[in-house]
RNA sequence: UACUUAUCCAGAAAGACCGAGGGAAAGGCCCUAUGACGUCUUAGCAACCUAUACUGUUUGAAAAAAUAGUGAAAGGUGCUAAUUCCUGCUUCUGCAAACUUGCAGAAGGAAGAUAAGAG
Numbered sequence: 001u002a003c004u005u006a007u008c009c010a011g012a013a014a015g016a017c018c019g020a021g022g023g024a025a026a027g028g029c030c031c032u033a034u035g036a037c038g039u040c041u042u043a044g045c046a047a048c049c050u051a052u053a054c055u056g057u058u059u060g061a062a063a064a065a066a067u068a069g070u071g072a073a074a075g076g077u078g079c080u081a082a083u084u085c086c087u088g089c090u091u092c093u094g095c096a097a098a099c100u101u102g103c104a105g106a107a108g109g110a111a112g113a114u115a116a117g118a119g
Base pairs, nucleotide, nucleotide: 001119003117004116005115006114007113008112013042014041015040016039017038021031022030023029026087027086028085043080044079045078048076049075050074052071053070054069055068056067057066058065059064084111089108090107091106092105093104094103095102096101
C1' cells in the first nucleotide's frame, strides 16, 4: 500500500507533560485556555486473532477435524465525546408542491475505521 472477508445504534477515564487547534476529507453541527488534539503512565471496555473450558450438530472405525453457541480474559491488536457525530450517491414509499424540487422514512451503495488473511 491496491485486494478479500467480517464488524461498525452496545461498552469503557483518571493523572502528568505540552500549549492551539481538533472531530479523515466537503457541508453542517459539535469539542476546546474550566486546557481540547497529541505523548506518557495507570486503569478500564470489548472479544477480532492465539492459547483455553463447556455444550450441540456433521464427518470419521478411532484419534481427531469442521461448524454453531455459551463462558473466561493469559498473550497480540483495537478502543475508552457525540450512532463511523450527521449528511453527500442510487432506488422505493409517503406528504407537500407543480415538472422538477423540498421534507420524512426504509433499503442499498460510496468513503472511512478496526480485525483477520493474502500479495

SAM riboswitch aptamer (S box leader) from Mucilaginibacter agri, 119 nucleotides, folded computationally.
It was read from a public genome assembly, where an Rfam model found it.
Rfam family: SAM riboswitch aptamer (S box leader). Its family is annotated with regulation of gene expression in the Gene Ontology.
The prediction has a mean pLDDT of 81.